[in-house]
RNA sequence: CCCUUAUCAAGAGUGGCGGAGGGAACGGCCCGAUGAUGCCCGGCAACCGGCGCAAUGGCGUGCGGUGCUAAUUCCGGCGGUGCACUGCACCGGCAGAUAAGGC
Numbered sequence: 001c002c003c004u005u006a007u008c009a010a011g012a013g014u015g016g017c018g019g020a021g022g023g024a025a026c027g028g029c030c031c032g033a034u035g036a037u038g039c040c041c042g043g044c045a046a047c048c049g050g051c052g053c054a055a056u057g058g059c060g061u062g063c064g065g066u067g068c069u070a071a072u073u074c075c076g077g078c079g080g081u082g083c084a085c086u087g088c089a090c091c092g093g094c095a096g097a098u099a100a101g102g103c
Stems, first nucleotide, its partner, number of pairs: 002102007013041001015040003021031003026076003042069003047065003050061004073095001078092006
């Protein structure tokens, strides 16, 4: 890099450092010197391991490994359904993210 499975509507800062772009790509729409992105600390969650309870797939804990901490994965593209219509809603797909395995 690629493959498989699961999840993606909830949750998480009046902190410190730092100083320019950032939200994966594209199109939108946004965030950002009233300091974003990032790093540290704090926090959230509970995928894997541990531990406890229960009995087999569950519940708890938050000790270890990750992850996350603007906006539904911020929205859209491709297909379908319904409204009775050039838009809205819903379902699925593509792409992506994360975890746990595999190669």
Overview
Predicted 3D model of a 103-nucleotide RNA (SAM riboswitch aptamer (S box leader)). Its mean pLDDT, the model's own confidence on a scale to 100, is 84.